Transfer RNA from Bacillales bacterium UBA1744, 74 nucleotides, folded computationally. The prediction has a mean pLDDT of 80. Its Rfam family is "tRNA". The sequence was found in a public genome assembly.
């Protein structure tokens, strides 16, 4: 140089294939429970779905470029 694969909540991910209310587990934070932790259990709180545009009635999902990480090739 060329290709491909990825980027969603603090972590680690599912959700794109088939557009249509943003979720999963850990974590945190409260209340119940215990003398008191922990462990159980209820409920909450946290996301500009890497950034820009474009197509749509309507994008996390399709289109294009952009920028960071890996992998391959040379």
């Nucleotide at each position: 140089c060329g290709g491909g694969a990825c980027a969603u909540a603090g972590u680690a991910c599912a959700g794109c294939u088939u557009g249509g209310u943003a979720g999963u587990a850990c974590g945190c934070u409260u209340g119940c429970u215990u003398c008191g932790g922990g462990a159980g259990u209820a409920a909450g709180a946290g996301g500009u779905c890497a950034c820009g545009a474009g197509u749509u009635c309507g994008a996390a999902u399709c289109u294009c470029g952009u920028u960071g990480u890996c992998c391959c090739g040379a």